[in-house]
RNA sequence: GGCCCGGUGGUGCAGUGGUUAGCACGGUGGCCUUUCAAGCCGCAAACACGGGUUCAAUUCCCGUCCGGGCUACCA
Numbered sequence: 001g002g003c004c005c006g007g008u009g010g011u012g013c014a015g016u017g018g019u020u021a022g023c024a025c026g027g028u029g030g031c032c033u034u035u036c037a038a039g040c041c042g043c044a045a046a047c048a049c050g051g052g053u054u055c056a057a058u059u060c061c062c063g064u065c066c067g068g069g070c071u072a073c074c075a
Base pairs, nucleotide, nucleotide: 001071002070003069004068005067006066007065010025011024012023013022018055027043028042029041030040031039048064049063050062051061052060
């Protein structure tokens, strides 16, 4: 350099062209408990950036950036 895969709350993952983007852990409020833990019920928090297609893009396409893998060249 070329090709492939990925980027989603604080963390790890899921998911979809259209209603309010889901789960677990974590955080926080409450219930329960003599207290704590556990358990139960709530709440807050996210689609890397730019462009294109479309009535509508987090999703499809192109480019950029970042991470991972394979491979080639030079040495």
Description:
Predicted 3D model of a 75-nucleotide RNA (transfer RNA) from an Acidobacteriota bacterium. The sequence was found in a public genome assembly. The coordinates come from a structure-prediction model, not an experiment, and the mean pLDDT is 81. NCBI's taxonomy places the organism under Bacteria, Pseudomonadati, Acidobacteriota.